[in-house]
RNA sequence: AGAGUUUGAUCCUGGCUCAGAGUGAACGCUGGCGGCGUGCUUAACACAUGCAAGUCGAACGGAACCUUCGGGUUUAGUGGCGCACGGGUGAGUAAUGUAUAGCUAACAUGCCCUUUAGAGGGGGAUAACAGUUGGAAACGACUGCUAAUACCCCAUACUCCUUCUUACUUAAUGUAAGUUGGGAAAGUUUUUUCGCUAAAGGAUUGGGCUAUAUGGUAUCAGCUUGUUGGUGAGGUAAUGGCUCACCAAGGCUAUGACGCCUAACUGGUCUGAGAGGAUGAUCAGUCACACUGGAACUGAGACACGGUCCAGACUCCUACGGGAGGCAGCAGUGGGGAAUAUUACACAAUGGAGGAAACUCUGAUGUAGCAACGCCGCGUGGAGGAUGACACAUUUCGGUGCGUAAACUCCUUUUAUUAGGGAAGAUAAUGACGGUACCUAAUGAAUAAGCACCGGCUAACUCCGUGCCAGCAGCCGCGGUAAUACGGAGGGUGCAAGCGUUACUCGGAAUCACUGGGCGUAAAGCGCAUGUAGGCGGUCUUGUAAGUUGGGUGUGAAAGCCUAUGGCUCAACCAUAGAACUGCACCCAAAACUACUAGACUAGAGUCUGGGAGAGGAAAAUGGAAUUAGUUGUGUAGGGGUAAAAUCCGUAGAGAUAACUAGGAAUACCAAAAGCGAAGGCAAUUUUCUGGAACAGUACUGACGCUCAGAUGCGAAAGCGUGGGUAGCAAACAGGAUUAGAUACCCUGGUAGUCCACGCCCUAAACGAUGAAUGUUAGUCGUCGGGAGGCUCGUCCUUUCGGUGAUGCAGUUAACACUUUAAGUGUACCGCCUGGGGAGUACGGUCGCAAGAUUAAAACUCAAAGGAAUAGACGGGGACCCGCACAAGCGGUGGAGCAUGUGGUUUAAUUCGACGAUACGCGAAAAACCUUACCUGGCCUUGACAUAGUAGGAACUUUCUAGAGAUAGAUUGGUGCUAGCUUGCUAGAACCUAUAUACAGGUGCUGCACGGCUGUCGUCAGCUCGUGUCGUGAGAUGUUGGGUUAAGUCCCGCAACGAGCGCAACCCACGUGAUUAGUUGCUAACAGUUCGGCUGAGAACUCUAAUCAGACUGCCUUCGUAAGGAGGAGGAAGGUGUGGACGACGUCAAGUCAUCAUGGCCCUUACGGCCAGGGCUACACACGUGCUACAAUGGGAUAUACAAAGAGCCGCAAUACCGCGAGGUGGAGCAAAUCUAGAAAAUAUCUCCCAGUUCGGAUUGUUCUCUGCAACUCGAGAACAUGAAGUUGGAAUCGCUAGUAAUCGUGGAUCAGCAUUGCCACGGUGAAUACGUUCCCGGGUCUUGUACUCACCGCCCGUCACACCAUGGGAGUUGAUUUCAUUCGAAGCGGGGAUGCUAAAGUAGCUACCUUCCACAAUGGGAUUAGCGACUGGGGUGAAGUCGUAACAAGGUAACC
Repeated sequence: AGAGUUUGAUCCUGGCUCAGAGUGAACGCUGGCGGCGUGCUUAACACAUGCAAGUCGAACGGAACCUUCGGGUUUAGUGGCGCACGGGUGAGUAAUGUAUAGCUAACAUGCCCUUUAGAGGGGGAUAACAGUUGGAAACGACUGCUAAUACCCCAUACUCCUUCUUACUUAAUGUAAGUUGGGAAAGUUUUUUCGCUAAAGGAUUGGGCUAUAUGGUAUCAGCUUGUUGGUGAGGUAAUGGCUCACCAAGGCUAUGACGCCUAACUGGUCUGAGAGGAUGAUCAGUCACACUGGAACUGAGACACGGUCCAGACUCCUACGGGAGGCAGCAGUGGGGAAUAUUACACAAUGGAGGAAACUCUGAUGUAGCAACGCCGCGUGGAGGAUGACACAUUUCGGUGCGUAAACUCCUUUUAUUAGGGAAGAUAAUGACGGUACCUAAUGAAUAAGCACCGGCUAACUCCGUGCCAGCAGCCGCGGUAAUACGGAGGGUGCAAGCGUUACUCGGAAUCACUGGGCGUAAAGCGCAUGUAGGCGGUCUUGUAAGUUGGGUGUGAAAGCCUAUGGCUCAACCAUAGAACUGCACCCAAAACUACUAGACUAGAGUCUGGGAGAGGAAAAUGGAAUUAGUUGUGUAGGGGUAAAAUCCGUAGAGAUAACUAGGAAUACCAAAAGCGAAGGCAAUUUUCUGGAACAGUACUGACGCUCAGAUGCGAAAGCGUGGGUAGCAAACAGGAUUAGAUACCCUGGUAGUCCACGCCCUAAACGAUGAAUGUUAGUCGUCGGGAGGCUCGUCCUUUCGGUGAUGCAGUUAACACUUUAAGUGUACCGCCUGGGGAGUACGGUCGCAAGAUUAAAACUCAAAGGAAUAGACGGGGACCCGCACAAGCGGUGGAGCAUGUGGUUUAAUUCGACGAUACGCGAAAAACCUUACCUGGCCUUGACAUAGUAGGAACUUUCUAGAGAUAGAUUGGUGCUAGCUUGCUAGAACCUAUAUACAGGUGCUGCACGGCUGUCGUCAGCUCGUGUCGUGAGAUGUUGGGUUAAGUCCCGCAACGAGCGCAACCCACGUGAUUAGUUGCUAACAGUUCGGCUGAGAACUCUAAUCAGACUGCCUUCGUAAGGAGGAGGAAGGUGUGGACGACGUCAAGUCAUCAUGGCCCUUACGGCCAGGGCUACACACGUGCUACAAUGGGAUAUACAAAGAGCCGCAAUACCGCGAGGUGGAGCAAAUCUAGAAAAUAUCUCCCAGUUCGGAUUGUUCUCUGCAACUCGAGAACAUGAAGUUGGAAUCGCUAGUAAUCGUGGAUCAGCAUUGCCACGGUGAAUACGUUCCCGGGUCUUGUACUCACCGCCCGUCACACCAUGGGAGUUGAUUUCAUUCGAAGCGGGGAUGCUAAAGUAGCUACCUUCCACAAUGGGAUUAGCGACUGGGGUGAAGUCGUAACAAGGUAACC
């Protein structure tokens, strides 16, 4: 100090989360020792038991006991002091509290210290005790006796209290002097002592008062009658409405009164860089409380924790009459709770009470016990030790990790155990702790390591299991068969006697921003103005000193924090000293600034004068155009409306047209980036009244100013009330359409309303989404209003002030953008914001006639919501361009029959794959067996196949039997090859058999684990990179623009310059020519001829097959800057000549694990292997692709002409002969420019004559042929016979732009044969049409919008249904708290008070009794708050529900307020 998380990516805004520190903690796992601390945070709940406050005989009388008779001991009672301290707790209390600083001349103070003075005289009682007696007890009653330092009276007392007078003095009454009245005392002791009384002073401790500070809430805005003040009195130690009587009507409050909720306060503690925030355990100071409420007494001090009285609740005792009690003291118990200890020891130390003292008491305190609760320290061993052992884990099978780790060798003993010694704490004595700390010796590595984590944040990775299951998770998120994220293991990382989790606080969070934030679009400027309080305020001078600054003084308790030093072996801990405590108060000084005071000024502000501008406002009057209605005329059949229609109007005369009349509303053109107004808003003309602004003049006032909480006024449209008005338009409503529906969009009507007057409402995307004021900071170009100057006097130029626009520098901004009209830069003031949703909602208040407005939450829920910009994709957005994309044409498919593929169905099996385009005559360029993967049955198990061990054998081969075959059993022949040599042995290679195990094998799964190959977009023109530049960045630029092209083809321009993959070219074929070559091909000339290039011959031609040439917009004209285009010439060919091969970056998790290869998983007497038979050929049906047709441009018959390209020895096969034919016999020739195959359509002639035919050939029958072990399932062909559907094909749909379509035949691969009508090639004949790019489809470029990015097959809204959750209303109901009024009135203080009582004294005292006040209680009313509540409202969440499609693109009616 930051990090993760919104996005395809980016920047920003903004929330959520994490890393740190801490705790009186708790929980989980684990646990060796010591020191120092800490330990009911919850029920201020209830408490058994013990202890926690007594002491004094030197105050007093007695009693009992002892006695050396002197006295002593004990102490129930009287008396004194103490019990108001110490200890506990935090309920109450938002100020009667606390903190800080003051005041008390308005006060008190026992014990203590100092000083002064004094203590003379007298008196009567009473407890104890004795007796009588009541009661269960607690506790009493009566009679009698007695003492005191108990009680009372008199005397004395300057200084004490008090009345009055005088002097001085104060704001307020205080001092001094005099005077009137009043007030004390106690003894004890042998002595010394110790006590007693009065007064003064001190010290200590308290009481009271003042100022400032000290929570939340305004959804608490008004509160108050002893209330505020005065006079008098009472009361107190003392001021005071503290109390009372009278008088006055005040007092407090937006600087928050009053109310409600919460809370003891502080030093400090935790955190933080600090400022702050949170907190108030232990320790220390203050306060409050003591079962709950009230009250007083005693006393120096209490309204009293271990005192009293009363009331109440609770518990206990009881003889039922009555009594007793108060752990928030120390232990302890129950209860509550996640949770917090021993019914310990001692007064040895420190302190306290009493006492003269010894001493007694002390759960204060000192110690020990329990608890890893915290902090600190120590240990669990050290050194050596590699073949890097074993186990475990992993593995690419080679190894690697654990790992010098272990074993093993040597060493040490902190700790532990045992034994011995043994402190300080204490000055003479006294030690609970404690035989403790510590020291010494011995034993022996001996007694001692866990927890969490390992996807990122965040240090640390692999295997197995699991398979969106189980589970994890702080956030993001993991898990659906290869999980570093779940569970286990190995390994690793971090901390360590602890480690994690949970809870809470601060931090990070500048995420409430004083330090230190914002408000155009992210949350956020009030709709606008006037203006009160408040805040802030121009220039100069004088004074004051409140703020301010400097100096000083006091205080800021101690402890704590910090620094230094020291003591426990160190540390924690403790001690000493210092610093600090940033604060408050007082004194002195300064006078710049702020403030105040006094005076002056004119630059801010305002007034005055002048001439102009303007849809500024209000009222009245007037006008024309148009719509509608009415009347009349003309006139006839339609009009109107729409995408198209219909409802509607019209023969009872519409619409159209002309004239007139009526009425209401709005004001064309001018009109504009224009004007005015505070905003809303304002538009015909004229008049009247009226507000404001600008300019000029510079006469006047002299800071009069700015902003503005609350307040007040204005405030579009819609809406409301009353009364008018109503032409047009038009919610609601009706009808017609549209539609799946159409409560809409469209159409025909139509009422409120729109208009006027008056009164309400008070909200808008009331927007510049930009508060108002003021200073300051480059320009340029328009435009409106006013002024000045100039001349050439104009429809001119220059300039200035004010408004309103455009562009733009600096600057700002997340960017977009803003930019003198700021969103720049300063100043002062106001308003507002703090994640999204819930919600601008609920409740409460205020306003309103209502509608509603305003103010304004929470529970719950999510990890985002959002802004700007970027790249794509998309649009029923735009522009441009291309393509057999449409159009123009030709021919088809879809109808029929058949072939073939698919779906479906069927089946034992109908093996598998391919499924829009991009599956379906596809894998399959050949399913009768085989193929074959499927089914049934029969068999094999190291296997049909590979490698390796051992043993035997040549390999190989003949024949037979059983069986469907696989197979099984017999059987014949045969002894090989290479090398060594010892010449008949060995070794080797190949092969066979047997056997054992590793293994083989799998067309089993996953194409969503992969390689390779392929389809498609698409032969579309695109896709990128380097450097530079621009941008915070994603990215952009280049690649866009203007042209051009088939093309990102080229040219020009340009912050780009270059380059790569694509395009093109290079390659092949065809088209022309040349050269070379001349057989098997060719034949012009010559010769021969069987007339056939047949032969000789030729090398010219064709051809063959190699090499070249040729075409490049090269030339001309024209257009153009150029690239290039149009036309022309020449040329075989003309503008990439035609066709092919060639397929950029990528897309579709496209296809293929069944071509092959391959990870993982699965099977292993089977999911492997062999065999026979069957199936892949099924058949109500549906679809795709084809063939043949439906005929005369044809069918049939006869004759006859012209190809190319391929194939051929397991082959192609001629002539010849046989057969109607398929074919057979036979075999010339040919491994092929030599041999093999009749090309067909065409052409010529004849026939058919429009029919289901001489079309068409399906189907079926018979007989054959061929291939093949074998044609039943299930081949092809021939002949004869048979002669089906079909007469040109609905919606729809396909191909093709020239040697193309159409049509005709030929060949090949696969192949024994063939289902081939398929596929791939070859040539023959050989068209039509293209105006053109509006539309359909696909694509490209640019641009635009976007809430899409899984990218429109996207996203997404609302009702309804279901489940769950929190919440509002709710007839009511049950509590709690509080307030008001009234009643009652205990104890008690105060007042009164006897005829009752009283020993002393007197103007006597006391009491019953009466009474003011008053706690609890009762009754009634109100307020606040909590729980429950039938029913009900909306909200949130939920996996794949229902209905529609509202929004995002022009979202298909632009959206929104």
This is a predicted structure of a 1457-nucleotide RNA (small-subunit ribosomal RNA) from an uncultured bacterium.
Its Rfam family is "Bacterial small subunit ribosomal RNA". Gene Ontology terms of the family: structural constituent of ribosome and ribosome.
The sequence is in RNAcentral, with records from ENA and Greengenes.
Model confidence (mean pLDDT): 84 of 100.